[in-house]
Formats: sequence, structure tokens, C1' cells
RNA sequence: GGCCCCGUCGUCUAGUGGGAAGACCCGAGAUUUUCGAUCUCGUAACACCGGUUCGAUUCCGGUCGGGGCUA
Repeated sequence: GGCCCCGUCGUCUAGUGGGAAGACCCGAGAUUUUCGAUCUCGUAACACCGGUUCGAUUCCGGUCGGGGCUA
């Protein structure tokens, strides 16, 4: 240099066109003499720019970042 894959809460992982979900963490409450454990509830995210579309996390192009193969 060429080709391919990936980018979603603090972390990990779903989600192939219309509701952004789960686990862990964190916060609050319940329980307990206290802590721990358990239970309930809650906070928080689609890398960026543009295009297509009535509508984009999703499709297309580009940029950036990460990884792999090859020379």
C1' cells in the first nucleotide's frame, strides 16, 4: 500500500427499517442489631459527517479509531 471485520449505558453483550433490551457495576428502598447475602425500583448509551427513506442503531458513501490477512 491492498483486502476484510468491528465501533451500542462505566464494562460485557443483544438488537437486519417504526418500542433502544439484558447481565455486571452504581444509587435508592425493603429485610437484618450492623455488615454481607437476597428482593424491588431507578440512573445511564447507538464513534462522527452526509445521503436514501414518511421514518435509520439498522441500508449506502466518506472520515476517525481498533483488529486481522497479505505484499